[in-house]
Context: one part of a larger RNA
RNA sequence: UUGGGUUUAAAAGGGUCCGUAGGCGGGAAUCUAAGUCAGUGGUGAAAUCUUACAGCUCAACUGUAAAAUUGCCAUUGAUACUGGAUUUCUUGAAUUAGUGUGAAGUGGUUAGAAUGUGUAGUGUAGCGGUGAAAUGCAUAGAUAUGCCAUAGAACACCAAUUGCGAAGGCAGCUGACUAGACCUUAAUUGACACUGAGGCACGAAAGCGUGGGGAGCGAACAGGAUUAGAUACCCUGGUAGUCCACGCCCUAAACGAUGCUUACUCGAUGUGUGAUUUUUAAUUGCGCGUCCAAGGGAAACCAUUAAGUAAGCCACCUGGGGAGUACGUCGGCAACGAUGAAACUC
Numbered sequence: 001u002u003g004g005g006u007u008u009a010a011a012a013g014g015g016u017c018c019g020u021a022g023g024c025g026g027g028a029a030u031c032u033a034a035g036u037c038a039g040u041g042g043u044g045a046a047a048u049c050u051u052a053c054a055g056c057u058c059a060a061c062u063g064u065a066a067a068a069u070u071g072c073c074a075u076u077g078a079u080a081c082u083g084g085a086u087u088u089c090u091u092g093a094a095u096u097a098g099u100g101u102g103a104a105g106u107g108g109u110u111a112g113a114a115u116g117u118g119u120a121g122u123g124u125a126g127c128g129g130u131g132a133a134a135u136g137c138a139u140a141g142a143u144a145u146g147c148c149a150u151a152g153a154a155c156a157c158c159a160a161u162u163g164c165g166a167a168g169g170c171a172g173c174u175g176a177c178u179a180g181a182c183c184u185u186a187a188u189u190g191a192c193a194c195u196g197a198g199g200c201a202c203g204a205a206a207g208c209g210u211g212g213g214g215a216g217c218g219a220a221c222a223g224g225a226u227u228a229g230a231u232a233c234c235c236u237g238g239u240a241g242u243c244c245a246c247g248c249c250c251u252a253a254a255c256g257a258u259g260c261u262u263a264c265u266c267g268a269u270g271u272g273u274g275a276u277u278u279u280u281a282a283u284u285g286c287g288c289g290u291c292c293a294a295g296g297g298a299a300a301c302c303a304u305u306a307a308g309u310a311a312g313c314c315a316c317c318u319g320g321g322g323a324g325u326a327c328g329u330c331g332g333c334a335a336c337g338a339u340g341a342a343a344c345u346c
Stems, first nucleotide, its partner, number of pairs: 003318004007300002013314001015202002018199001022195002026089007034082002036078008050066006092192001093189004097184002104178003108174001110172001115151004121145002126137002163170002207248006216242002221237004259313006267291011295302002319346003328339004
């Protein structure tokens, strides 16, 4: 490379989008004849190989002829398919219009509960914590309780097997700006499509840089317990961090462990959101779920949201360990990330 694969067993779907090259691509007509197909000519050295016959008594060996040399070049035709050119179509795709929808995003305004802290008050001996305790706090008046003030962070109920987003992810209220999907009926463009190596952008948490902020929680750390020990689990404290702005990092069981797009293939039922109608409902779209048939699968299970039947494109796998290591290169402030072997061994 071919082949076979990539939910889990059992290696393998890129974390996600956009998009360049490339690959691949809807209906009709005309032209062309590059691919394709057919004929003819030339060439494709000989030997070898294959077949037939012949010569050494046979065979090996040798000779003669044919075939083969699956290719290349030239030329004459064919035109279904692919390609190229022109014209055209509307069903793929997109745009416009209409009114609903959602925790989609960005930066503002603002509410209440809870928690901590502070001033003064009431009040008196405990509070707190645990399996039980102790460390800790408290007569310098704690805990508790009500008022006032203040700070930061998160948004109870609604809440759902819900919704939105490409993924990461997104939840108090409100208005501003931005984006998307869906539906409806017309109109417009007329294949503008799909995928996408490189590339660009986004990318939880932790971590890093500078400057703020710091209530609660809380790596590290300290103390108290437990224990044979206890560098833990439990308790009392507590720094970084968690929060904000800007700039990096670029990894996750980044999971549906299931790439994207398109078409086809029984039904039942719940639910979100549109449209229509005969409006307790029915029909018809787009989503989110559950169950089941054909089919698939080693099975678990999947089953119109496929892991079924097919097509297009990309990524990836090829026994375990060594190893996601070494070396090199690229990126990064660093931490580290990306790419990524071999010896050896079973």